RNAcentral holds the full RNA, with entries from ENA. This is a predicted structure of a 485-nucleotide part of an RNA (small-subunit ribosomal RNA, 5' domain) from an uncultured prokaryote. It matches the Rfam family "Bacterial small subunit ribosomal RNA".
Context: one part of a larger RNA
RNA sequence: GAACGAAUGCUGGCGGCAGGCCUAACACAUGCAAGUCGAACGAGAAGCCGGAGCUUGCUCCGGUGGAAAGUGGCAGACGGGUGAGUAACAUGUGGGAAUCUACCCAGAGGUACGGAAUAAUGCAGUUGUACUAAUACCGUAUGUGCCCCUUCGGGGGGAAAGCGUUAUGUAGCGCCUUUGGAUGAGCCCGCACUGGAUUAGGUAGUUGGUAGGGUAAAAGCCUACCAAGCCUACGAUCUAUAGCUGGUCUGAGAGGAUGAUCAGCCACACUGGAACUGAGACACGGUCCAGACUCCUACGGGAGGCAGCAGUGGGGAAUCUUGCACAAUGGGCGCAAGCCUGAUGCAGCCAUGCCGCGUGAGUGAAGAAGGCCCUAGGGUUGUAAAACUCUUUCGCUAGGGAAGAUAAUGACGGUACCUAGUAAAGAAGCCCCGGCCAACUCCGUGCCAGCAGCCGCGGUAAUACGGAGGGGGCUAGCAUUGUUC
Numbered sequence: 001g002a003a004c005g006a007a008u009g010c011u012g013g014c015g016g017c018a019g020g021c022c023u024a025a026c027a028c029a030u031g032c033a034a035g036u037c038g039a040a041c042g043a044g045a046a047g048c049c050g051g052a053g054c055u056u057g058c059u060c061c062g063g064u065g066g067a068a069a070g071u072g073g074c075a076g077a078c079g080g081g082u083g084a085g086u087a088a089c090a091u092g093u094g095g096g097a098a099u100c101u102a103c104c105c106a107g108a109g110g111u112a113c114g115g116a117a118u119a120a121u122g123c124a125g126u127u128g129u130a131c132u133a134a135u136a137c138c139g140u141a142u143g144u145g146c147c148c149c150u151u152c153g154g155g156g157g158g159a160a161a162g163c164g165u166u167a168u169g170u171a172g173c174g175c176c177u178u179u180g181g182a183u184g185a186g187c188c189c190g191c192a193c194u195g196g197a198u199u200a201g202g203u204a205g206u207u208g209g210u211a212g213g214g215u216a217a218a219a220g221c222c223u224a225c226c227a228a229g230c231c232u233a234c235g236a237u238c239u240a241u242a243g244c245u246g247g248u249c250u251g252a253g254a255g256g257a258u259g260a261u262c263a264g265c266c267a268c269a270c271u272g273g274a275a276c277u278g279a280g281a282c283a284c285g286g287u288c289c290a291g292a293c294u295c296c297u298a299c300g301g302g303a304g305g306c307a308g309c310a311g312u313g314g315g316g317a318a319u320c321u322u323g324c325a326c327a328a329u330g331g332g333c334g335c336a337a338g339c340c341u342g343a344u345g346c347a348g349c350c351a352u353g354c355c356g357c358g359u360g361a362g363u364g365a366a367g368a369a370g371g372c373c374c375u376a377g378g379g380u381u382g383u384a385a386a387a388c389u390c391u392u393u394c395g396c397u398a399g400g401g402a403a404g405a406u407a408a409u410g411a412c413g414g415u416a417c418c419u420a421g422u423a424a425a426g427a428a429g430c431c432c433c434g435g436c437c438a439a440c441u442c443c444g445u446g447c448c449a450g451c452a453g454c455c456g457c458g459g460u461a462a463u464a465c466g467g468a469g470g471g472g473g474c475u476a477g478c479a480u481u482g483u484u485c
Stems, first nucleotide, its partner, number of pairs: 001485004006481005013357006019350002021315001026313003030310003035074003040071002047064008081268003091192006099185002104181008112140004121130003146157004162173002194240003201231003206228008243265004247258004270291005293304004321347001323346003329343001330341004360390004370381004394426001395422006404412001429474005434455003440469005450457002
């Protein structure tokens, strides 16, 4: 000198764009953050309409209606958060072969015949009983292609579901088998990747082979047997620290430091463990077990997990609203209408940062008054003020008023912007003045009170302390502290 997710002191007019728990991965009240589909299925409350009975406000029947729940499908593996762990094929980069991939796209073929339950619900009332549907479940057939075996002749195995507008057998949406693609993911390897030797040896599934198992897939991934290997001074092992990268800051560069925001990857979801479902999880707002903690309880037993968005307590030098909207972009479901979406778009708070603007402009010497200094002549503050003339950016008041949306649909928002009006009217501080380092005098104090980044000032004329006048620097900021180069 530059920089900052900063903090502190004094001060503070406006706007645009960004940023905002770096500490306790501490504990969490409350609300919301993942649903959707009636064009898969059965059943169908309230309300409304019509009719009947009458006890005149109730019951029954038919229709309409579609709530809440249930079976079933898809989505809850994305999106959002955090950085505890991890020194690792975690990440970065470049390669590889032994793999899977829901939804999507393209191609080929098929969609036949049957069956048994079960929720919801009802009846009982204590763990019974009755009824029922399906794109839920099961069997048979066929099977181009598909898989396995093969003596290459052949043999064996395995599938499906319907819904539906309307013109009543045609759209459309589906279902099954299979091939290819796209996308995503898993696996292996070379190289790169912090400190410590006051850590020198480490390792028995350890290293390799055979056989078997296992996985979507290669492999000690697992098991049995056999061999005795494997890593290491080019630092193994141990220990400490740490998410990695694109980047960011600084620097002429080489380099050094760093990894907030944004983007990619990884890991985690109260702590530890485990699997289930599924194309995909060993699953933040799923399940089970154990633990700690909190809450409810009729004491028998239950419930919970903000490192989602707000918000609370606590910790701390320190970090925001329990806001609006799905209008846009995107995501899930749905044929669609649409529903959901604290993703996102916006608004609120904060000078936290960067950038822009303003706090007036011109004229104005009796060089006014006042202040300060003085050699008492004067000097300085100082064209500064006053006064006169002018302007209205920003602000304020009023009127108009968008784009963002494509036929409709705008949270932002009566916002941005435009026009008119208003009156210099509402808008300047902070640090410093001994040298480094731009800027000097007076008074007070008297090694006291105090200052100080270093050198050093202060003991009776202190340009160094405190005040004043004057001056210098930066400016809605200024200065200090901390950290990095």